[in-house]
RNA sequence: GACUCAUCACGACCGGCUGAGGGAUUGGGCCCGACGAAGCCGGGGCAACCACCGUGAACGUCGAUCCGCACCCGCGGAUCUUCAGGAACGGAGCGGUGCCAACUCCCACGGAACGCCGCAAGGCAGUCCGGAAGAUGAGGC
Numbered sequence: 001g002a003c004u005c006a007u008c009a010c011g012a013c014c015g016g017c018u019g020a021g022g023g024a025u026u027g028g029g030c031c032c033g034a035c036g037a038a039g040c041c042g043g044g045g046c047a048a049c050c051a052c053c054g055u056g057a058a059c060g061u062c063g064a065u066c067c068g069c070a071c072c073c074g075c076g077g078a079u080c081u082u083c084a085g086g087a088a089c090g091g092a093g094c095g096g097u098g099c100c101a102a103c104u105c106c107c108a109c110g111g112a113a114c115g116c117c118g119c120a121a122g123g124c125a126g127u128c129c130g131g132a133a134g135a136u137g138a139g140g141c
Stems, first nucleotide, its partner, number of pairs: 001141001003139006013043005021032003026108004044100003049096002052091004059085001060083001063080007104133001109130004115124003
């Protein structure tokens, strides 16, 4: 960097340095910001993706016994059992990340059912579903 999968309505801020922007990108909207933006540093916190611990269904598997089928090799079933995984649930928060205004701040593309305005063409507002884009994690490349 591209790809695949999962998640994105929850949650969590102080200090120092610095000094004007910031909310990914483009457009629009709406916000945050000299009562200090972004960034950097220190500390604190949130969450629980990975890793970790426990329980552990189905399934797999070692073995034993019994039953059935088969000329034999063997096959199938039941019960008990070994082992490593394992959906799911719970725990912990030491480790690897992440995150700590607003739904990913909102809209943009497609669809659904409504509402309002308009003679009409059409326009507008909100709701829901999906997509795109993005963010974060995990995985192999």
Molecule: SAM riboswitch aptamer (S box leader)
Organism: Planctomycetota bacterium